Description: A computed fold for a 72-nucleotide RNA from a Patescibacteria group bacterium, annotated as transfer RNA. Its Rfam family is "tRNA". By type it is a transfer RNA. Lineage of the source: Bacteria > Bacteria candidate phyla.

[in-house]
RNA sequence: CCCCCUGUAGUUUAAUGGAUAGAAUGUAGGUUUCCGAAACCUAAGACGAAGGUCCGAUUCCUUCCAGGGGGA
Numbered sequence: 001c002c003c004c005c006u007g008u009a010g011u012u013u014a015a016u017g018g019a020u021a022g023a024a025u026g027u028a029g030g031u032u033u034c035c036g037a038a039a040c041c042u043a044a045g046a047c048g049a050a051g052g053u054c055c056g057a058u059u060c061c062u063u064c065c066a067g068g069g070g071g072a
Stems, first nucleotide, its partner, number of pairs: 001071007010025004018055001027043005048064005
């Protein structure tokens, strides 16, 4: 310098362009218990950034950012 892949809660991840982006785990509160653990209930928490297409974008397109791989 060129090509390819990935990016979603703290972490691991799901979602054919269409309902309030869904779970697991973790965190906080509660029930329970003599106290914990476990179990059960509740709550908060996410689409890497900026544009474009579209009635509608996590999804498609462009550029950038971060990480990984390959080639010279």